The RNA shown here (SAM riboswitch aptamer (S box leader)) has 100 nucleotides and comes from a marine eukaryotic metagenome. It matches the Rfam family "SAM riboswitch aptamer (S box leader)". Gene Ontology term of the family: regulation of gene expression. Model confidence (mean pLDDT): 82 of 100. The RNAcentral record of the sequence draws on MGnify.
RNA sequence: CUUAUCGAGAAAGGUCGAGGGAUUGGGCCCUAUGACACCUUGGCAACCUGUCGCCUGAUUUCGGUGCCAACUCCCAUUCAGCAUAGCUGAUAGAGAUAAG
Repeated sequence: CUUAUCGAGAAAGGUCGAGGGAUUGGGCCCUAUGACACCUUGGCAACCUGUCGCCUGAUUUCGGUGCCAACUCCCAUUCAGCAUAGCUGAUAGAGAUAAG
């Protein structure tokens, strides 16, 4: 850079000790009943791989990743609709993951 997906799913123990939820702004949350991060174990998922089926898929076995608060936590751009200080739906941009 290209393509695909992003309303589902899945936590215990230990270490540490103050911020964290990608970035900017706003909101809202998590957090000394110890968050975030790291380690161990466990689990989820099914992108690649493997096997079966034989093209719609099934499975999760050695393996490569990924993930395990909240829709990518929500909003931000544009468009449409409506019962119009707004709401709903779609969407751009940004981001995450996988494969190339």